The prediction has a mean pLDDT of 81. This is a predicted structure of a 71-nucleotide RNA (transfer RNA) from Clupea harengus.

[in-house]
This record gives sequence, C1' cells and structure tokens, in this order.
RNA sequence: GCACUAGUAGUGUAGUGGUAUCAUACAAGAUUCCCAUUUUUAUGACCCGGGUUUGAUUCCCGGCUAGUGCA
Repeated sequence: GCACUAGUAGUGUAGUGGUAUCAUACAAGAUUCCCAUUUUUAUGACCCGGGUUUGAUUCCCGGCUAGUGCA
C1' cells in the first nucleotide's frame, strides 16, 4: 500500500428493512436472626457523517478504531 472481517447497555452477546434478545453488573423489594443463595421489579445500548427508503441497527458510500491475510 491492497483485500477481508468486526464495531449493539458498565461487560459479553443475539438479531435483522417495521425501534433490539439473553446473560451479567448496578439499584429496590421479598425470603433469612444477619450474610450468602433464590426470586420479582426497575435502570441502562445499535462507532461517526451522508445517501436510498413511508420507515435504516440492518442496504449503499465515506471516515475512525480493532483484528486477520497478502505484498
């Protein structure tokens, strides 16, 4: 220098054109003499910009970051 892959709650992940799943974490309640465990509830996210579309996390272009391969 070229190509490819990925970027989603604090963390790790699923998802795919109709607003996002699960676990964990944090907080509150219940249980317990207390703690732990268990259980219920709640909080919290689509890397950035632009385009297509009635509608974009998803498709397209560019950028950034990380990784892999070739040279």